[in-house]
Context: one part of a larger RNA
RNA sequence: UGACGGGGGCCCGCACAAGCAGUGGAGUAUGUGGUUUAAUUCGAAGCAACGCGAAGAACCUUACCAGGGCUUGACAUAUACAGGAAUUAGUAAGAGAUUACUAAGCUUUUCGGAGCCUGUAUACAGGUGGUGCAUGGUUGUCGUCAGCUCGUGUCGUGAGAUGUUGGGUUAAGUCCCGCAACGAGCGCAACCCCUAUUUCUAGUUGCCAGCACGUAAAGGUGGGAACUCUAGAGAGACUGCCGGUGAUAAAUCGGAGGAAGGUGGGGACGACGUCAAAUCAUCAUGCCCUUUAUGUCCUGGGCAACACACGUACUACAAUGGUCGCAACAGAGAGAAACGAAACAGUGAUGUGGAGUAAAACUUAAAAAGCGAUCUCAGUUCGAAUUGAAGGCUGAAACUCGCCUUCAUGAAGUCGGAAUUGCUAGUAAUGGCAGGUCAGCAUACUGCCGUGAAUACGUUCCCGGGCCUUGCACU
Numbered sequence: 001u002g003a004c005g006g007g008g009g010c011c012c013g014c015a016c017a018a019g020c021a022g023u024g025g026a027g028u029a030u031g032u033g034g035u036u037u038a039a040u041u042c043g044a045a046g047c048a049a050c051g052c053g054a055a056g057a058a059c060c061u062u063a064c065c066a067g068g069g070c071u072u073g074a075c076a077u078a079u080a081c082a083g084g085a086a087u088u089a090g091u092a093a094g095a096g097a098u099u100a101c102u103a104a105g106c107u108u109u110u111c112g113g114a115g116c117c118u119g120u121a122u123a124c125a126g127g128u129g130g131u132g133c134a135u136g137g138u139u140g141u142c143g144u145c146a147g148c149u150c151g152u153g154u155c156g157u158g159a160g161a162u163g164u165u166g167g168g169u170u171a172a173g174u175c176c177c178g179c180a181a182c183g184a185g186c187g188c189a190a191c192c193c194c195u196a197u198u199u200c201u202a203g204u205u206g207c208c209a210g211c212a213c214g215u216a217a218a219g220g221u222g223g224g225a226a227c228u229c230u231a232g233a234g235a236g237a238c239u240g241c242c243g244g245u246g247a248u249a250a251a252u253c254g255g256a257g258g259a260a261g262g263u264g265g266g267g268a269c270g271a272c273g274u275c276a277a278a279u280c281a282u283c284a285u286g287c288c289c290u291u292u293a294u295g296u297c298c299u300g301g302g303c304a305a306c307a308c309a310c311g312u313a314c315u316a317c318a319a320u321g322g323u324c325g326c327a328a329c330a331g332a333g334a335g336a337a338a339c340g341a342a343a344c345a346g347u348g349a350u351g352u353g354g355a356g357u358a359a360a361a362c363u364u365a366a367a368a369a370g371c372g373a374u375c376u377c378a379g380u381u382c383g384a385a386u387u388g389a390a391g392g393c394u395g396a397a398a399c400u401c402g403c404c405u406u407c408a409u410g411a412a413g414u415c416g417g418a419a420u421u422g423c424u425a426g427u428a429a430u431g432g433c434a435g436g437u438c439a440g441c442a443u444a445c446u447g448c449c450g451u452g453a454a455u456a457c458g459u460u461c462c463c464g465g466g467c468c469u470u471g472c473a474c475u
Stems, first nucleotide, its partner, number of pairs: 002474001004471002007469007015459002019423005026315008034306002042053002064301007073124001077123008087104007106115003126290002129288003135284002137279003140275001142273001147186006153162003166177003192267004197235007207224002211222003238261001241255005317416001321375006333364003338357002343352003382413001387408007429451007
């Protein structure tokens, strides 16, 4: 100087408190540990591993295991020699990789050859093999916390101190005042994007107030440019104005006006550093190891096992509900090897069909809510696991091991011990929709909108953090 203290002071944060909804109990999904296995590939490990890498393991993926093959190799470059277009189709053997045979099959040229392929030989290729404690790059975390430093000067023998401490104030080392300090840099804030209001410009594929036509209905048509909206340019918020407090400061409290008020609400943005944090399996890379194998091709299996334990979710235990009928209202997206309408068939999954759409045009396309009926507190008309049967879809192929439908079956579960999580407003809770991945497969993830609360006295305590100070057996 730091670090630490069950030392002190000040301050902050869904940290506690006040509330709401959960988890922990049940069933299932998923990840992990363990166990098992020929293999159950590898990594991630308190917070910050565990619906994590994986934005999607039937084959492929795939790295693992068993078996069958290859050895200049599945892939790259180069040289020498020998030979042939490349390639396509068929037959036979085989689990396939592969092997054998047959047929078809050339461009250019300076006539030497070149392009492309095969074989032999040699350099070499290859490695998801090891080391993240040799590394780059990238990332997590403290933490969007308010800090971390430098130059010159001054003080100290020196390590260092000062500045950065103090009095106020702020979300903030934010700003003001004071001061042996004066300045500066990286951070904070602002500049960027979305959103809330409005003006102008523009008016199709979107809109329809007034006028006219028209319909069973309909911006359907003429037309309009008002409104909504779309998307470009502006305006707007700055403690700017008024009053109180304050030190005549910074600021703070209240008010006016305003769509919005004191950072308006979100996002992107992450200082110096910490954890020898994570990653050699994204990639790159040193060294080591391997080279008829730790490389590579293929078939099948495995990653999906199952006395058990844990994490994260979904569905429930019901009447603020279940079932049936009628019938509304979104946003953000996606679409050509695609989205797929109407109509028809089927109880249904789905099939037939193929209009329209490279899309403000067509399609995908809402649910909760609402109205009416019924159930009447039961393990039930709750709950849906499990199992049986019959079907549908994708795909060479659904046995191991996909998703969906119908009928039947109808477990556990009556609100969950100790403990523990999230959330302060369009938030929690609740309802559905879309996208990426993707042939098929979503209770996950990333977004979107609908409905829409309760509570915060306060900072004594728990946890984490910041500043000052003190002790110190640590540095």

This is a predicted structure of a 475-nucleotide part of an RNA (small-subunit ribosomal RNA, 3' major domain) from an uncultured bacterium. Model confidence (mean pLDDT): 84 of 100.